[in-house]
Molecule: SAM riboswitch aptamer (S box leader)
Organism: uncultured Bacteroidales bacterium
RNA sequence: CACUUAUCAAGAAAGGCUGAGGGAAAUGGCCCUUUGAAGCCUUGACAACCUGUCCGCAUCACACCGGACAAGGUGCCACAUCCAACCGCUAUUGGCGGAAAGAUAAGAU
Numbered sequence: 001c002a003c004u005u006a007u008c009a010a011g012a013a014a015g016g017c018u019g020a021g022g023g024a025a026a027u028g029g030c031c032c033u034u035u036g037a038a039g040c041c042u043u044g045a046c047a048a049c050c051u052g053u054c055c056g057c058a059u060c061a062c063a064c065c066g067g068a069c070a071a072g073g074u075g076c077c078a079c080a081u082c083c084a085a086c087c088g089c090u091a092u093u094g095g096c097g098g099a100a101a102g103a104u105a106a107g108a109u
Base pairs, nucleotide, nucleotide: 003107004106005105006104007103008102013043014042015041016040017039021032022031023030027084028083029082044077046075048074049073050072051071052069053068054067055066056065081101086098087097088096089095090094
C1' cells in the first nucleotide's frame, strides 16, 4: 500500500515557535485564515475504537448487551465526512435513501 469488520448529523481549549495557506483526491460551490492558515511543542478538553476497573442484565462461569470511570494505546478538539457532484425514489429550484471514495479504530497478513 492492499484486505476484513464497525462507526462517522453529537462532543471538545489555551499558550509558545513560525509566517501563508487550509477545509482528503480531481470537479462545482461555499467557508476559515496576518484579529495568524498549515506544521511543531506544552498543558488541557472530548470520548470513536481497543485494553483496564466498576455497575446492571445474564450465566455454573465466561461471553454478548447497556451504563460509568478516563488509568493505558491510538484518535480527535470550525462549518454533517462543510455541501454537492454517481445511482434510485418522490409530492421535484426541494426532500429521502443507497453506493463510491475518505477518515478513525481493531483484526489479520